[in-house]
The prediction has a mean pLDDT of 82. Predicted 3D model of a 107-nucleotide RNA (SAM riboswitch aptamer (S box leader)) from an uncultured Bacteroidales bacterium. The sequence was found by an Rfam model in a public genome assembly.
RNA sequence: GAGUUAUACAGAAGAGGGGAGAGAACAGGCUCUUAGAACCUCUGGCAACCACCACUACCCAGUGAGCAAGGUGCCAAUACCUGAACCCGAAAGGGUGAUUAUAAUUG
Numbered sequence: 001g002a003g004u005u006a007u008a009c010a011g012a013a014g015a016g017g018g019g020a021g022a023g024a025a026c027a028g029g030c031u032c033u034u035a036g037a038a039c040c041u042c043u044g045g046c047a048a049c050c051a052c053c054a055c056u057a058c059c060c061a062g063u064g065a066g067c068a069a070g071g072u073g074c075c076a077a078u079a080c081c082u083g084a085a086c087c088c089g090a091a092a093g094g095g096u097g098a099u100u101a102u103a104a105u106u107g
Stems, first nucleotide, its partner, number of pairs: 002106007013043005021032003026083004044075003049071002052066001053064004079099001085096004
């Protein structure tokens, strides 16, 4: 990097370094940012996918209002919003989907 499944309107920031951009990519909008962006380090925290635990089932699964020492992830705004296509709707708008991210897993 590819496939599959699940989730994405909840939640959680300080310090030091850094020095102009950032919000995935492209377009449009909007927002954050020299009262210091990205990024790096440390500390703290959130969450609960895996793990662990309990129960059920009996084959490796399901459920949990359990747990947070371990493996990840995350800590502005819904994944910041809209943009292929489809469905509902008179419209406004809503739903699905696509794309992306993360986890687990497969070859």